[in-house]
RNA sequence: CGGUAUUCUCAGGGCGGGGUGCAAUUCCCCACCGGCGGUGACAGCCCGCGAGCGCCUCUUCGGAGGGUCAGCAGAUCCGGUGGAACUCCGGGGCCGACGGUAUAGUCCGGAUGAAAGAGAAUGAGU
Numbered sequence: 001c002g003g004u005a006u007u008c009u010c011a012g013g014g015c016g017g018g019g020u021g022c023a024a025u026u027c028c029c030c031a032c033c034g035g036c037g038g039u040g041a042c043a044g045c046c047c048g049c050g051a052g053c054g055c056c057u058c059u060u061c062g063g064a065g066g067g068u069c070a071g072c073a074g075a076u077c078c079g080g081u082g083g084a085a086c087u088c089c090g091g092g093g094c095c096g097a098c099g100g101u102a103u104a105g106u107c108c109g110g111a112u113g114a115a116a117g118a119g120a121a122u123g124a125g126u
Base pairs, nucleotide, nucleotide: 004123005122006121007120008119009118010117016030017029018028019027031106032105033096034095035049036048037047038046044094045093052072053071055066056065057064058063076092077091078090079089080088098109099108100107
């Protein structure tokens, strides 16, 4: 230096004002937020990944396991600069699991969970 094993640590933000109403941080008007890796250059909406639902297996029916399998899981355009940007700058637009509750990206809950991944320590070998 390259590869490798084990352990540990870290790993998500956001409802403020007004209206209607018996009741809404859920509706309406104005707001606010943006995980991880990649990509000639910095990305919520380019390519992928993760949690959740579903699915499959097991079950003492509480739940546990599997992991992309077939499905849900979303969304971007115009102009400019440049060698290079759907990533920057200007402008306009759009999106956001499941359960609960007056209909929720922002509240409560599963979750003191899990995890994409980031980092560190130690060991062995070359």
Molecule: FMN riboswitch aptamer (RFN element)
Organism: Stagnihabitans tardus